[in-house]
RNA sequence: UGUGGAGUAGGCACAACGCGUUAAGUACCGGCGGAUGGGAGGUCGCCGCCGGGCGAAGGGAGAGUUUCUCCCGCGGUGGAGUGCCGCUGCCGCCACA
Numbered sequence: 001u002g003u004g005g006a007g008u009a010g011g012c013a014c015a016a017c018g019c020g021u022u023a024a025g026u027a028c029c030g031g032c033g034g035a036u037g038g039g040a041g042g043u044c045g046c047c048g049c050c051g052g053g054c055g056a057a058g059g060g061a062g063a064g065u066u067u068c069u070c071c072c073g074c075g076g077u078g079g080a081g082u083g084c085c086g087c088u089g090c091c092g093c094c095a096c097a
Stems, first nucleotide, its partner, number of pairs: 001097005010085005017078002019075003028052007038091002041088002058072006
């Protein structure tokens, strides 16, 4: 110098464990802030807080009291696990020449 490659945030699927079903959570909109391959930047992507609008699927069994437990469901439900996928330009890293 050339060729090839790895790794972020995160996404999807799976089975298990929870949470809610007395409606939180998820999703949507606005504001502010933050993190984001090893480095310094960066985003249509991600996260947090505040505010706003919308909005749901319950049923059964047992105990016996102001409720509790279990089962079957339901929720664009939660974190962890496994698998697959997975940054842009510059520099760096690995392999080969």